Predicted 3D model of a 374-nucleotide RNA (Bacterial RNase P class A) from a bacterium.
RNA sequence: GGAGUCGGCCGUGCGAUCGCGGGGCCGCAGGAAUGCGUCCCUGAGGAAAGUCCGGGCUCCAAGGGCAGGGAUGGUUGUUAACGGCAACCGGCCGUGAGGCCAGGGAAAGUGGCACAGAAAACAUACCGCUGUCGGCCCGCAAGGCGGGCAGUAAGGGUGAAAAGGGGAGGUAAGAGCUCACCGCCCCGCCGGUGACGGCGGGGGCAGGCCAAACCCCAUCCGGAGCAAGGCUGAAACGGGAACACAGUCGGCGGCCCGCCGCCGUUCCCAGGUAGCUGCUUGAGGCCGGCAGUGAUGUCGGCCCCAGAGAAAUGGUCGCAACGGCGUCGGAAACGGCGCUACGACAGAACCCGGCUUACAGGCCGGCUCCUCAG
Numbered sequence: 001g002g003a004g005u006c007g008g009c010c011g012u013g014c015g016a017u018c019g020c021g022g023g024g025c026c027g028c029a030g031g032a033a034u035g036c037g038u039c040c041c042u043g044a045g046g047a048a049a050g051u052c053c054g055g056g057c058u059c060c061a062a063g064g065g066c067a068g069g070g071a072u073g074g075u076u077g078u079u080a081a082c083g084g085c086a087a088c089c090g091g092c093c094g095u096g097a098g099g100c101c102a103g104g105g106a107a108a109g110u111g112g113c114a115c116a117g118a119a120a121a122c123a124u125a126c127c128g129c130u131g132u133c134g135g136c137c138c139g140c141a142a143g144g145c146g147g148g149c150a151g152u153a154a155g156g157g158u159g160a161a162a163a164g165g166g167g168a169g170g171u172a173a174g175a176g177c178u179c180a181c182c183g184c185c186c187c188g189c190c191g192g193u194g195a196c197g198g199c200g201g202g203g204g205c206a207g208g209c210c211a212a213a214c215c216c217c218a219u220c221c222g223g224a225g226c227a228a229g230g231c232u233g234a235a236a237c238g239g240g241a242a243c244a245c246a247g248u249c250g251g252c253g254g255c256c257c258g259c260c261g262c263c264g265u266u267c268c269c270a271g272g273u274a275g276c277u278g279c280u281u282g283a284g285g286c287c288g289g290c291a292g293u294g295a296u297g298u299c300g301g302c303c304c305c306a307g308a309g310a311a312a313u314g315g316u317c318g319c320a321a322c323g324g325c326g327u328c329g330g331a332a333a334c335g336g337c338g339c340u341a342c343g344a345c346a347g348a349a350c351c352c353g354g355c356u357u358a359c360a361g362g363c364c365g366g367c368u369c370c371u372c373a374g
Stems, first nucleotide, its partner, number of pairs: 001370010012320007020043005026037004045345001049356002052354005057225004063257004069221005074088005089103001090101004104216002109214002111210003126156002128152006135145003164182002167179003183205001184203008229277004238269006247262001249261004284303008322343001323340007
């Protein structure tokens, strides 16, 4: 200098003015509710989005057993929790930094494996190879052609995949048939919390692939959501409590146990709408120290940062040029001058932690490879 890879961050700024949402002091009017006016404070995001996971909060349900359903799926951590994140393990890809993985079980069962191919899992004989027995060509032999039976998975061919791999021995030809190496399975020892790794011994090799096919195993899981819910307020409907009462009855999302309901009397409560509340001080933000490889935890200091109930956060003007455009200088890098605020994706609705998706332009850092020079 070039090419990459991983991570973090920003995502117009300042001012004036006119409006809009929320809040406050004061003044005036009013019995009050409240209205009007001046002034002051404050008002979107990194994703506020998708609503895909997980929690807080609220109400309802909640006794036990069985069955069923859903989610997750290497290990150890982390956390309020997670399907998130971190570190590590294993496999695959990359020269490398690094990236990707739905990564439990296929020697429990059921099922599937298109096309091609002889055969796709009780293995199989299409071509080829080998042995043997006939036939034909030929006067005979050699040789050739064709067939029956048997052997063979080494070679060819098909396929995503062909029954451990390629080598040596062996054989009629072959074959874990035998041997060494690699792979695989079993056992033991050692290291590690663990996933797993290493070493040694034994076995001739059985058990192809697919579980985002059914299924099996392990772990976790009650329902609804701020239109949750609470308070205020007259009556009716309705609801609750006590007493009493009926069956071969009904209900409790499937079954059993169990529980509840049903005609009447007395007492109590009061739906929706509306107003107020829930409502924003919170697993909160910023800075720093400490512990930890890290996710994260902990301690100290400082700060208060929208709270609307169909939704305000906007318009105009000025200054500033990151980028863009033009022009000049220059071999280039780059620099000077001028113009330009048009600039992406997007819009809080109870609140958090994640994931995913969208995004003009820009900044910073770690690491890798190649090349050149010293």